[in-house]
RNA sequence: AAUGAAUAAAGCCAAACUAUUUGUGAAAAUAGGACGGAAAGCUGCGGGUCUCAUGCGAGAUAGCCGGGUUGCCACU
Repeated sequence: AAUGAAUAAAGCCAAACUAUUUGUGAAAAUAGGACGGAAAGCUGCGGGUCUCAUGCGAGAUAGCCGGGUUGCCACU
C1' cells in the first nucleotide's frame, strides 16, 4: 500500500419506545434507552418508499438498495 470481517484488542454508532422541541406533513434535533450494525461515518448521484401540492414542482428517508468518498484495527 492492497486486500479482508476470519481471530483478537481498543473503541464507535444506536432501532423500537418514552419525554421535550421544531415542522402542514413525511420526519428531524436533544436526553434517556438498546433492536441491531464492519462503515448503522459523510454524500440526495441512480433506483425504491413516504409527505405536501395535484399543474410545474418542492421536501423526507443514507438504519431500503446501489454508487461516490473518508476512516479504525489486522492473521495473510

The RNA shown here (c-di-GMP-I riboswitch aptamer) has 76 nucleotides and comes from Sulfurovum sp. Taxonomically the source falls in Sulfurovum (Bacteria, Campylobacterota, Campylobacterales, Sulfurovaceae). It was read from a public genome assembly, where an Rfam model found it.